[in-house]
RNA sequence: GGGUCGGUAGCUCAGUUGGCUAGAGCGCGUCCUUGACGUGGACGAGGUCCGGGGUUCAAGCCCCUGUCGACCCA
Numbered sequence: 001g002g003g004u005c006g007g008u009a010g011c012u013c014a015g016u017u018g019g020c021u022a023g024a025g026c027g028c029g030u031c032c033u034u035g036a037c038g039u040g041g042a043c044g045a046g047g048u049c050c051g052g053g054g055u056u057c058a059a060g061c062c063c064c065u066g067u068c069g070a071c072c073c074a
Stems, first nucleotide, its partner, number of pairs: 001073007010026004019057001028044005050066005
């Protein structure tokens, strides 16, 4: 330098063919349960979906570009 894949909650990730409120597990907080801890249960907080631009009535998803990471080729 060229190519492929990826960047979504603190962590690991899902998100179909663009559509209604952006989710799961773990973790965190409060409460119940216990003599206490743990386990179990209920509820909750936490996201400008990597940046910018475009298409569209509508974008996490499609297009362009930048950037970061992994891998392959040279």